[in-house]
RNA sequence: AUCUUAUCCAGAGUGGCUGAGGGAAGGGCCCUACGACGCCACAGCAACCGGUUCAUCAUCAAGGUGAAUGCUGGUGCUAACUCCUGCCCCGCGUGGGUUCGCCGAGCGAACCCGUUGAGGGGACAGAUAAGAU
Repeated sequence: AUCUUAUCCAGAGUGGCUGAGGGAAGGGCCCUACGACGCCACAGCAACCGGUUCAUCAUCAAGGUGAAUGCUGGUGCUAACUCCUGCCCCGCGUGGGUUCGCCGAGCGAACCCGUUGAGGGGACAGAUAAGAU
């Protein structure tokens, strides 16, 4: 770097150094001299891998599966849902038009076109872990 699989609406910040950008990218919307980003120290969150314990399956054995446990282990993370969104689909809402019904100055139904609003699903992209090349 590429590929595969899993997860992504939960959770968790202080100090020091530095000094103007940052939130991946376009559009938004935010954070930021009351000091961002980055680096360092300490602290914390989580439980992917590893460890330990228990149960269970299989067994000569190695092992598989499930649960618990934060462990002097390997990573990760500690503003905002991956901050939101872009592409496709769905129903809801809404604007216009046509037709029909009721009988009244409007209401209801069906269909067509559009639209943005909140929502659901999917795709793409991204992040992290584990494995492979």